[in-house]
RNA sequence: UUAGAGUUUGAUCCUGGCUCAGAACGAACGCUGGCGGCGCGUCUUAAGCAUGCAAGUCGAACGGCAAGCUACCUUCGGGUAGCCUAGAGUGGCGGACUGGUGAGUAACACGUGGGUGACAUGCCUUCAGGACUGGAAUAGCCUGCAGAAAUGCAGGGUAAUGCCGGAUACGGUGCAGGACGUUAGGGGUUCUGCAAGAAAGGAGCAUUUGCUCCGCCGGGAGAUUGGCCCGCGGCCCAUUAGCUAGUUGGUGAGGUAAAGGCCCACCAAGGCAAUGAUGGGUAUCCGGCCUGAGAGGGUGAUCGGACACAUUGGGACUGAGAUACGGCCCAGACUCCUACGGGAGGCAGCAGCUAAGAAUAUUCCGCAAUGGAGGAAACUCUGACGGAGCGACGCCGCGUGGAUGAUUGAAGGCCGAAAGGUUGUAAAAUCCUUUUGAACCGGAAGAAUAAGCGCAGGAGGGAAUGCCUGCGUGGUGACGGUACGGUUCGAAUAAGCAACGGCUAAUUACGUGCCAGCAGCCGCGGUAACACGUAAGUUGCGAGCGUUGUUCGGAAUUAUUGGGCGUAAAGGGCAUGUAGGCGGUCGCGAAAGUCUGGCGUGAAAUCCAUGGGCUCAACCCAUGAACUGCGUUGGAAACUGCGUGACUUGAGUCGCUGAGGGGAAGCCAGAAUUCCGGGUGUAGGGGUGGAAUCUGUAGAUAUCCGGAAGAAUACCAAUGGCGAAGGCAGGCUUCUAGCAGACGACUGACGCUGAGGUGCGAAGGUGCGGGGAGCAAACAGGAUUAGAUACCCUGGUAGUCCGCACAGUAAACAAUGUACACUAGGUGUCUGAACACGAGUUCGGGUGCCGAAGCGAACGCGAUAAGUGUACCGCCUGGGGAGUAUGCCCGCAAGGGUGAAACUCAAAGGAAUUGACGGGGGCCCGCACAAGCGGUGGAGCAUGUGGUUUAAUUCGAUGGUACGCGAGGAACCUUACCUGGGCUUGACAUAUACUGGAAUGGCGCAGAGAUGCGUCAGCGUAGCAAUACGUCGGUAUACAGGUGCUGCAUGGCUGUCGUCAGCUCGUGCCGUGAGGUGUUGGGUUAAGUCCCGCAACGAGCGCAACCCCUGCUGCCAGUUACCAACAGAUAAUGCUGGGGACUCUGGCGGGACUGCCGGUGCAAACCGGAGGAAGGUGGGGAUGACGUCAAGUCAUCAUGGCCCUUAUGUCCAGGGCUACACACGUGCUACAAUGGCAGAAACAGAGCGAAGCCAAACCGUGAGGUGGAGCAAAACGCAAAAAAGCUGCCGUAGUUCGGAUUGGAGUCUGAAACCCGACUCCAUGAAGUUGGAAUCGCUAGUAAUCGCGCAUCAGCACGGCGCGGUGAAUACGUUCCCGGGCCUUGUACACACCGCCCGUCACACCAUCCGAGUAGAGGAUACCCGAAGCCGGUAGUCUAACCGCAAGGAGGACGCUGUCGAAGGUAUGCUUUGUGAGGAGGGUGAAGUCGUAACA
Repeated sequence: UUAGAGUUUGAUCCUGGCUCAGAACGAACGCUGGCGGCGCGUCUUAAGCAUGCAAGUCGAACGGCAAGCUACCUUCGGGUAGCCUAGAGUGGCGGACUGGUGAGUAACACGUGGGUGACAUGCCUUCAGGACUGGAAUAGCCUGCAGAAAUGCAGGGUAAUGCCGGAUACGGUGCAGGACGUUAGGGGUUCUGCAAGAAAGGAGCAUUUGCUCCGCCGGGAGAUUGGCCCGCGGCCCAUUAGCUAGUUGGUGAGGUAAAGGCCCACCAAGGCAAUGAUGGGUAUCCGGCCUGAGAGGGUGAUCGGACACAUUGGGACUGAGAUACGGCCCAGACUCCUACGGGAGGCAGCAGCUAAGAAUAUUCCGCAAUGGAGGAAACUCUGACGGAGCGACGCCGCGUGGAUGAUUGAAGGCCGAAAGGUUGUAAAAUCCUUUUGAACCGGAAGAAUAAGCGCAGGAGGGAAUGCCUGCGUGGUGACGGUACGGUUCGAAUAAGCAACGGCUAAUUACGUGCCAGCAGCCGCGGUAACACGUAAGUUGCGAGCGUUGUUCGGAAUUAUUGGGCGUAAAGGGCAUGUAGGCGGUCGCGAAAGUCUGGCGUGAAAUCCAUGGGCUCAACCCAUGAACUGCGUUGGAAACUGCGUGACUUGAGUCGCUGAGGGGAAGCCAGAAUUCCGGGUGUAGGGGUGGAAUCUGUAGAUAUCCGGAAGAAUACCAAUGGCGAAGGCAGGCUUCUAGCAGACGACUGACGCUGAGGUGCGAAGGUGCGGGGAGCAAACAGGAUUAGAUACCCUGGUAGUCCGCACAGUAAACAAUGUACACUAGGUGUCUGAACACGAGUUCGGGUGCCGAAGCGAACGCGAUAAGUGUACCGCCUGGGGAGUAUGCCCGCAAGGGUGAAACUCAAAGGAAUUGACGGGGGCCCGCACAAGCGGUGGAGCAUGUGGUUUAAUUCGAUGGUACGCGAGGAACCUUACCUGGGCUUGACAUAUACUGGAAUGGCGCAGAGAUGCGUCAGCGUAGCAAUACGUCGGUAUACAGGUGCUGCAUGGCUGUCGUCAGCUCGUGCCGUGAGGUGUUGGGUUAAGUCCCGCAACGAGCGCAACCCCUGCUGCCAGUUACCAACAGAUAAUGCUGGGGACUCUGGCGGGACUGCCGGUGCAAACCGGAGGAAGGUGGGGAUGACGUCAAGUCAUCAUGGCCCUUAUGUCCAGGGCUACACACGUGCUACAAUGGCAGAAACAGAGCGAAGCCAAACCGUGAGGUGGAGCAAAACGCAAAAAAGCUGCCGUAGUUCGGAUUGGAGUCUGAAACCCGACUCCAUGAAGUUGGAAUCGCUAGUAAUCGCGCAUCAGCACGGCGCGGUGAAUACGUUCCCGGGCCUUGUACACACCGCCCGUCACACCAUCCGAGUAGAGGAUACCCGAAGCCGGUAGUCUAACCGCAAGGAGGACGCUGUCGAAGGUAUGCUUUGUGAGGAGGGUGAAGUCGUAACA
């Protein structure tokens, strides 16, 4: 000293990316802002700069002096002398430090450690020595001249610590020689000789020589600071692979303080590079700083060290030191001045300005402190520095008050239906405090010690000045009237920002309505948004808070610590082998690596620990530790390396044997195919799902014979063999390679791997030359199809074959690199060996399967590892863009190798799970098909719907699962719609207040009515009354009301899958997990029904049963039903007495359970049989699991939210829902003779009936009317059942079928049948002659057919719901269609196949590539020109010191000239950037177009 989370899925595990939480910052932006301390502050443009300041100083080096003062003189202009100095000059030292910046630089630039025997060093310290003697100039100054200025020129004269001679030379230097000695040296010591080379004075004190101090000269030593050299260390690109002529080395000369190609001449041909040269890009480096557990990663602001630069480029001078930021010369660009001739300048010093930018301060104070320069010093200078100012830019500290304060939890806000909750002890109020603040006062406190002066002591000296030490005194403060202290006043002056869907602490309301907007990721917003905006509340931090940017972290997501490569990204196609890496056993040696001790260094600051100082902290100080490194030295010797000696087990060689489609070449063989010739033979053949193209009477196909050609080798044959891989198959021969086994002999680590390199390398392709039977890209034709540039068919060329050469890729796969070692077994097979000889056992080498441990995300692998280890190589790091672009290399080309980025997405992906799905499989079921019967679709009509129309045709239902549905009955009403007329507390409910009246009813008038007006009648209960209660009307207020919206906010109810057999749970077990098991399997069933088996054992909801109806029967009961026996009566009848037998009614029971028998079977069960009314669920009904469809319904009802409120409420009249070119669904009636009509005459069940059913009788052709008996109904009525059966007619005809439509006349209901009822009679007599494609129902008392009843209802039924009568046919069977169940399989689906998804085209936007070109930048090469300047040459001009008597000389300066040489120019090619008509592909986009390639 190591924390994780969100996001791929329906869910899971894994891989993997993206994102978040942390810390930091020279920051910026938004909102806000009280104080102080300490820090920090142009990161952009090394862009340009106005103004001021930033380096001067010394009169104790020198000459000299303006002004001023004093004195004197004066012609009153001034002059002279003295004092005093400013400024300028000569000279010295310093301007090479300090300060700034990071452009350049990939380098010995930096860091670290060394070397210098290859060097320098002003000032400083120290040691010893010296300082003798001469000379010539020149500034300043004066005079004159040129110029606008800058600046000069000429003449005159002057000084020095300026300059120059001569002397001297301890030592030093050079040369020559010798000695000692060292580590190889140009190092040290020493001796001899020769040669050259020094100097400066000033001040003070004494004055008799002098002394002291500061300087001066040659030298030694030290210190300091530098120069140069070397080892090691730290960026990216190989799409930069070769670079190099002073290049590498030598010799000699030059040059430098100094080694050196540093430079030059000559000679040699080297030097660097895969351990990355060269080139390109980027970049000052470090101590450190940030982050991190660390290892690392990032960074190089402030502080400190080093380097580089100073407008750009070049150059030297001076000097101890520079190739010099505030010096010089030249060239370029720019700016300024100018009299146009010519000049001046360099803020990357401090301030400040302009521009740029998201962005970074005052043209401040002071030298008081620290430090620096000069000076003997005083002192001067110092934008270094010390301070102040501005900026919340950062770090740290403080405050904005504290206590009490709720039986009034105040008011206000917000929420809530209300109760109430919350803001909240918060406020108010009371008491207190005064940091901060304001005013006033104090505060020369701290920051200050020195110099000077005085005193004391000391050394030396003849004295003085002077020197050393100590004490006292002692001027000077920018900050600043600041820090701090005191007094007074008064809660007084001081809180914001962000967030509140998850990650992530913190939620409600309103507004908005995929809009406006939010968003770090996932994602929010389409009318109930915890996600937008606002408010309230809450959470977090707090003078700040958020956002943005950047870095590290999390990220083990580049993995040294610490990852991977069968399927997720990733093993090279295979081998051989170079460099490299790694390497068997036993000794010995040395000690490179390694380990350990000492020493040196690792600057300071920082970090860390401890202690201390500011009231604390930040900050500062001290001490320690640390600085993980490098160097050096001593020691150790296990391991690695090195050297040496040995060994045999790794590896190899030889001898023997064996198997094999290993390779190459040559020769040979038969079958088949096609073609050619001939024979036989006749009409087709061929081909397909079906056809056609094609072929054939000019003779095909078929068949027989003969011939030709090319290619490939049936059977054997395999799960088998060989090979490094690709790959290899008829037979024989030759050549050749590898492998295995047993036993011996030999060599002696000779080995493993292998970047580059080299070779081999399927198919297809390319070149040249051959060959060409079959097959067959392209192509043609025929089909298929909506199309069909395909699949199918008929043809057919490259090609396939051979030789030579190229190419070099594949799902070149075991998607598994090579080698070695180790780690249970079982079972096949090929090939050797040993033993035994019936099968066998054992040991090797290959090749398969199953499995232990282990591994793995799982699948799986498992001695042929994906286990455990070692060695080496290759490769991976999200998806797409893209294996693309570009560059380079290879290739004849096609193409191959290497191989990006912009941009874009929040995933892409692996394995496994559960479902769903499949034109996958298996099993099974259902009127699902099939087998049948009858329909629909055609006609007319009815009814519903769509559409259209309309003022309105109210609304809903819309595949199955809407459409004779809600509606079980729209003329008014209903009614929700339309038009018109009214009402506004309302048609309806509750409450309160006031008021009037019982309620209520009748009449009249107006009106379409609602309604209005008038009038009449009526007047409750209790109480004496007031009044109260009840009720009605009016007024007022709360409110009512809404068939208005949302069925996608809901409850309830319902449909459907489906009366399908399923759906789950507990515990256990298995799996990391989703999940599985159970529920699967074998049977069986209508059934998850039951049985058996089984890591399951049980259980629940479903199934079945229990319930109802029906079928048989027993008992009981018996009116209104029944009537056998008895009796009575009638024309006749259960009509009557009676009976309780029968039918029937009703209640309670029985009965059926695979119980019995036979067969099969383990069982369950099935098949058959008996008995029985009924037999395997007897028939029918009710009953609908978990769930699905955001299925239906806000218009049954209920209900959240929203909306309307003199209207979207409510009342009324009329109209509409009944419309009608059409389309569809459901029905009725038919089309006829199994019928129609007429006649006579039978047999039900279940119901209904009082505002009802209605008998008889009479009237009417009839609907019906009159009538009134009976009946609240086993009693009376509706009520006639109909079909059937019997008799007759009709005779296949649009009819004696069919009845639509229309005319006329009526009946009934009703206030009212015009829109718009039903029925009756007469007349009329349409379509229709059995219905295309298609489609529906039904498996037995069913279909079909026949009538009856009921609900609704005044009336209205072809519909619905029930009832009975008559009463069939067929089912071989499960291939197919539809639906469903179980198991299994595949999946890229999960909104689940009505899924997913691909490509072109069209449109928009974005980035990229190519591109005729075009514009710039960079560096390179060659040549031209050639400034300044160093170096060299020259002797034209000039020339103080020295030599010389002189002439002259030496030397010097200028001039001229040569090499080099910046900028510039010309030319060439290279790299890179911008731009570019047009072209190309890519990405992303809303519901575009065409197809349907992939996933079953």
Small-subunit ribosomal RNA from uncultured Treponema sp., 1496 nucleotides, folded computationally. Lineage of the source: Bacteria > Pseudomonadati > Spirochaetota > Treponemataceae > Treponema. It matches the Rfam family "Bacterial small subunit ribosomal RNA". The RNAcentral record of the sequence draws on ENA, Greengenes and SILVA.